[in-house]
Context: one part of a larger RNA
RNA sequence: CUGGGCGUAAAGCGCGCGUAGGCGGACUAUUAAGUCAGGGUGAAAUCCCGGGGCUCAACCCCGGAACUGCCUUUGAUACUGGUAGUCUUGAGUUCGAGAGAGGUGAGUGGAAUUCCGAGUGUAGAGGUGAAAUUCGUAGAUAUUCGGAGGAACACCAGUGGCGAAGGCGGCUCACUGGCUCGAUACUGACGCUGAGGUGCGAAAGUGUGGGGAGCAAACAGGAUUAGAUACCCUGGUAGUCCACACCGUAAACGAUGAAUGCCAGACGUCGGGUAGCAUGCUAUUCGGUGUCACACCUAACGGAUUAAGCAUUCCGCCUGGGGAGUACGGUCGCAAGAUUAAAACUC
Numbered sequence: 001c002u003g004g005g006c007g008u009a010a011a012g013c014g015c016g017c018g019u020a021g022g023c024g025g026a027c028u029a030u031u032a033a034g035u036c037a038g039g040g041u042g043a044a045a046u047c048c049c050g051g052g053g054c055u056c057a058a059c060c061c062c063g064g065a066a067c068u069g070c071c072u073u074u075g076a077u078a079c080u081g082g083u084a085g086u087c088u089u090g091a092g093u094u095c096g097a098g099a100g101a102g103g104u105g106a107g108u109g110g111a112a113u114u115c116c117g118a119g120u121g122u123a124g125a126g127g128u129g130a131a132a133u134u135c136g137u138a139g140a141u142a143u144u145c146g147g148a149g150g151a152a153c154a155c156c157a158g159u160g161g162c163g164a165a166g167g168c169g170g171c172u173c174a175c176u177g178g179c180u181c182g183a184u185a186c187u188g189a190c191g192c193u194g195a196g197g198u199g200c201g202a203a204a205g206u207g208u209g210g211g212g213a214g215c216a217a218a219c220a221g222g223a224u225u226a227g228a229u230a231c232c233c234u235g236g237u238a239g240u241c242c243a244c245a246c247c248g249u250a251a252a253c254g255a256u257g258a259a260u261g262c263c264a265g266a267c268g269u270c271g272g273g274u275a276g277c278a279u280g281c282u283a284u285u286c287g288g289u290g291u292c293a294c295a296c297c298u299a300a301c302g303g304a305u306u307a308a309g310c311a312u313u314c315c316g317c318c319u320g321g322g323g324a325g326u327a328c329g330g331u332c333g334c335a336a337g338a339u340u341a342a343a344a345c346u347c
């Protein structure tokens, strides 16, 4: 390279947008670039095939094939491409409804923990397997009232909903993105994918300035133990929270890239529509989200209209284990580090 693969064996970029490129609906006409045919050329020798000659072979001779290329005032027109025109099923627009923890900002509510002040009240309280460190007669724990402050939102809550993913949950308002259904009208292929690029991206971590109730790496003490740099307990600082700026990684998982078409069913559930009537049921249809199960697939497990089935297009990735996602170099970063990414050697 031709291939074979990527749920769990190596392998789907964490997720979008999008440039180049690749691919692309129906019909008609035209063109003839791709394609196919004809013609010319492609020296000889060599290579290959079939014969023949030196006793064989190397070697030599004859014939054929081939020379995969190039040229063309020649032709063909199904398919691909180009040009022109038409169409509506793909895509989008308009109108009317609808559901939702989608996002951003501002405001606000109650329960609870902690702390502070006051009242009642007295000797214990905490904590554990058992204890101790710890708190308490300077009045703790318990209980009642008042106040402060920060963080998170019980029940509702659901293989429920929304979002491209990360993710999103008290309530109200403002601004704002996407989606679904129904209807007629409009545009007329405007589409799919996407190397580079660019944006978003949990937690932890970083910078500056705030904030700090609870929890809690580090740290201190008490236990346990042979030891205990742990598990358990008492404390406790970064951090967790907010604003702005970085970092750019996760078992970022459905371990399953995106898009389109086709291929038995059954039962749930969420959001719409239509019809019928017993007005809350039945039937049906569109879009999501689940379970079971046929064909089919799979090494098996299992998957099965939300495919891992049958096909097409485009991208990414894999090629024995270790060395190693490491070294060196480059790029990015304040740093931590991230990304790109080997070899020697070894089994």
Stems, first nucleotide, its partner, number of pairs: 004318003007301002012315001014200004021193003025087007033080002035076003038072004048064006090190001091187003094183005102176007109153001114148007124135002161168002205246006214240002219235004257314006265292013296303002320347003329340004
Predicted 3D model of a 347-nucleotide part of an RNA (small-subunit ribosomal RNA, central domain) from Digenea simplex.
Its Rfam family is "Bacterial small subunit ribosomal RNA".
The coordinates come from a structure-prediction model, not an experiment, and the mean pLDDT is 89.